[in-house]
RNA sequence: GCGCCCUUAGCUCAGUUGGAUAGAGUGCUUGGCUACGAACCAAGAGGUCGCAUGUUCGAAUCAUGCAGGGCGCG
Numbered sequence: 001g002c003g004c005c006c007u008u009a010g011c012u013c014a015g016u017u018g019g020a021u022a023g024a025g026u027g028c029u030u031g032g033c034u035a036c037g038a039a040c041c042a043a044g045a046g047g048u049c050g051c052a053u054g055u056u057c058g059a060a061u062c063a064u065g066c067a068g069g070g071c072g073c074g
Stems, first nucleotide, its partner, number of pairs: 001073007010026004019057001028044005050066005
């Protein structure tokens, strides 16, 4: 330098063919339970879906460029 793949909550990940308020587990906070904790139960907070532009009535999803990471080739 070229090709392919990945980037969504603090962490690990789902999200089908573009469709209506973006999710799970874990962690965190609060309450319950308990003699106190852990475990368990309930509730809550937490996201510009890597960034920008474009296409569309509508984009996490499609297109282009850029950034970071991984693999391969030279």
Record summary: A computed fold for a 74-nucleotide RNA from Binatia bacterium (SeqCode), annotated as transfer RNA. Rfam family: tRNA. Gene Ontology term of the family: triplet codon-amino acid adaptor activity. It is annotated as a transfer RNA. The prediction has a mean pLDDT of 80. Lineage of the source: Bacteria > Bacteria candidate phyla > Candidatus Binatota > Binatia (SeqCode).